RNA sequence: UUAAAUGUUUUCUAGGGUUCCGCAUGAUUUCAUGGUCUGGUCCGAGAGAAAACUCACAGUUUGUUUACUGUGUCACGGAAGGAUAAAAGCCUGGGAGAU
Numbered sequence: 001u002u003a004a005a006u007g008u009u010u011u012c013u014a015g016g017g018u019u020c021c022g023c024a025u026g027a028u029u030u031c032a033u034g035g036u037c038u039g040g041u042c043c044g045a046g047a048g049a050a051a052a053c054u055c056a057c058a059g060u061u062u063g064u065u066u067a068c069u070g071u072g073u074c075a076c077g078g079a080a081g082g083a084u085a086a087a088a089g090c091c092u093g094g095g096a097g098a099u
Base pairs, nucleotide, nucleotide: 007053008052009051010050011049012048015043016042020040021039022037023034024033025032026031055072056071057070058069059068060067074094076097080092081091082090
């Protein structure tokens, strides 16, 4: 200096706040305040988990197409800004930087 599937989606977890519900308090039947409320809904990981699909390579198979099996190792990381009601291991971002 440079290449790569270091792929996509879904579900979940660590984590996160406060729209809604619940809870607490105050007024009283429907409002206000509170996340300095365990929680349900909600958001949620490149560097967390699982599954499905896809891709690459190898092997077996098939007249060709194809089908099946196996493998796919690694990953320190700000500050700042952005979205949503709000925040975050969300997004910028496997970025800047470091090694």
Guanidine-I riboswitch aptamer from Ureibacillus galli, 99 nucleotides, folded computationally.
Its mean pLDDT, the model's own confidence on a scale to 100, is 80.
Rfam family: Guanidine-I riboswitch aptamer. Rfam links the family to the GO term regulation of gene expression.
The organism belongs to Ureibacillus, within Bacteria.